TPP riboswitch aptamer (THI element) from Fructilactobacillus florum 8D, 90 nucleotides, folded computationally. The RNAcentral record of the sequence draws on Rfam and Ribocentre.
[in-house]
RNA sequence: AUUAAAUAACUGGGGUGCCAAGUGGCUGAGAUUAUACCCGUUGAACCUGAUCUAGGUAAUGCUAGCGGAGGUAAUGAUUGACAUGCCGUU
Numbered sequence: 001a002u003u004a005a006a007u008a009a010c011u012g013g014g015g016u017g018c019c020a021a022g023u024g025g026c027u028g029a030g031a032u033u034a035u036a037c038c039c040g041u042u043g044a045a046c047c048u049g050a051u052c053u054a055g056g057u058a059a060u061g062c063u064a065g066c067g068g069a070g071g072u073a074a075u076g077a078u079u080g081a082c083a084u085g086c087c088g089u090u
Stems, first nucleotide, its partner, number of pairs: 001084002005079003009075001011040004016034001017026003046071003052065004
């Protein structure tokens, strides 16, 4: 000096369902549009396929498949492992 990775800043993208008990229950990071949560090419955040298929549930993208399918939103900065290269000193 390079590099995996991480961090904050600024900036952009995204979703907000089901139901029996209803000021409640279930899953989840987020299900009250929230000074919130998640994600930004290292892209399963999210969308299309999908009024999809299988399992399960009180019910639901609840779980898995679909998915080595397609689409989709940025930069610079700081720190910097293993390792590598260069220079200097002993």